Record summary: Predicted 3D model of a 73-nucleotide RNA (transfer RNA) from a Planctomycetota bacterium. The sequence was found in a public genome assembly. The coordinates come from a structure-prediction model, not an experiment, and the mean pLDDT is 81. The source organism's lineage runs through Bacteria, Pseudomonadati and Planctomycetota. Rfam family: tRNA. Rfam links the family to the GO term triplet codon-amino acid adaptor activity. Rfam describes the family as follows. Transfer RNA (tRNA) molecules are approximately 80 nucleotides in length.
[in-house]
RNA sequence: GCCGGUGUAGCUCAGUUGGUAGAGCAAAGGAAUCAUAAUCCUUGGGUCCGGGGUUCGAGUCCCUGCGCCGGUA
Numbered sequence: 001g002c003c004g005g006u007g008u009a010g011c012u013c014a015g016u017u018g019g020u021a022g023a024g025c026a027a028a029g030g031a032a033u034c035a036u037a038a039u040c041c042u043u044g045g046g047u048c049c050g051g052g053g054u055u056c057g058a059g060u061c062c063c064u065g066c067g068c069c070g071g072u073a
Base pairs, nucleotide, nucleotide: 001072002071003070004069005068006067007066010025011024012023013022019056027043028042029041030040031039049065050064051063052062053061
């Protein structure tokens, strides 16, 4: 340089023909306990890597840039 994959919550990841974003863990509050841990309940937290385009509507499709991973000369 070329090819492929990937980027979504603090972390690991879902999101199935485009229809107004979720889980687990973590965090906060509460219950329970003499107390702690474990356990149970509740809650907060993401304009989905940036920009542009298509569409009534984009995490999803298209173009471009950037980061990461792999392959290849």